[in-house]
RNA sequence: AGGUGACAAAGGCAAACUAUCCGAAAGGGUAGGGCGCAAAGCCGAGAGACCAUGAACCGAUCUGUGUACAUGGUUAGUCAGGCUGCCGAA
Numbered sequence: 001a002g003g004u005g006a007c008a009a010a011g012g013c014a015a016a017c018u019a020u021c022c023g024a025a026a027g028g029g030u031a032g033g034g035c036g037c038a039a040a041g042c043c044g045a046g047a048g049a050c051c052a053u054g055a056a057c058c059g060a061u062c063u064g065u066g067u068a069c070a071u072g073g074u075u076a077g078u079c080a081g082g083c084u085g086c087c088g089a090a
Base pairs, nucleotide, nucleotide: 005087012037013036017032018031019030020029021028022027035077041083042082043081046079047078048075049074050073051072052071053070054069057066058064
């Protein structure tokens, strides 16, 4: 240096849940909490997922918790990508 990640050391992040605030919702902020994480650090929604509205189509004709697709939004702790980085055994 490359590869790699140990029941190592130091430090870091923080799921569910609870309280409160914001949002129509998905979801988000703060505090507690700690399931997990070697990039669960930073960047951006490419794919996926989720929410809302419309909707070909299908069903129904007593009328829908359906849906290709379109538009807007959410999610970076789903996957993939870019940038950066602590420690160190075999």